A computed fold for an 87-nucleotide RNA from Paenibacillus abyssi, annotated as c-di-GMP-I riboswitch aptamer.
RNA sequence: AACCAACAAGGGCAAACCUGUUGAAAAGCAGGGGCGCAAAGCCAUGGGCCUAAAACGGACUCAUCGUUAUGGCAGCCGGUUACAGAA
Numbered sequence: 001a002a003c004c005a006a007c008a009a010g011g012g013c014a015a016a017c018c019u020g021u022u023g024a025a026a027a028g029c030a031g032g033g034g035c036g037c038a039a040a041g042c043c044a045u046g047g048g049c050c051u052a053a054a055a056c057g058g059a060c061u062c063a064u065c066g067u068u069a070u071g072g073c074a075g076c077c078g079g080u081u082a083c084a085g086a087a
Stems, first nucleotide, its partner, number of pairs: 012037002017032006035075001041080003046077002048073003055067004
């Protein structure tokens, strides 16, 4: 110096849910809240997952079905950066 991961210190983030708000939705943002997280920091043309407005196709006076991301999720894997400091 690097890898792994204990004890401790300083701390950090913030699930579900509720309120408001944006959005077609998935979901995001703000406040409350606290399930948990050693990366629950960052990255969406690495993989995977979610939604389907528009478009296309089918069906069709009861208004529905399928394909599909240019929309999303990093608290799914992955990539990348990093505080403390034993064995």
RNAcentral holds the sequence, with entries from Rfam.